[in-house]
RNA sequence: GGGCGGUUGGCGCAGUUGGUUAGCGCGUUAGUUUGACAUACUAAAGGUCACAGGUUCGAGUCCUGUACCGCCCA
Numbered sequence: 001g002g003g004c005g006g007u008u009g010g011c012g013c014a015g016u017u018g019g020u021u022a023g024c025g026c027g028u029u030a031g032u033u034u035g036a037c038a039u040a041c042u043a044a045a046g047g048u049c050a051c052a053g054g055u056u057c058g059a060g061u062c063c064u065g066u067a068c069c070g071c072c073c074a
Stems, first nucleotide, its partner, number of pairs: 001073007010026004019057001028044005050066005
């Protein structure tokens, strides 16, 4: 230098053909249960979907560029 893949709450991930509210598990906080703890159950908080631009009535999803991480080639 070239090619491919990835980037979504604190952590690990899903998100199908672009569509009406962005979800799951763990964790955190509160409550119920207990004499207390753990377990269990319920609820809540937490997301500029890496960054910038574009297409579209509408973008996590499509297009372009950039950054970072990984693999391969030279």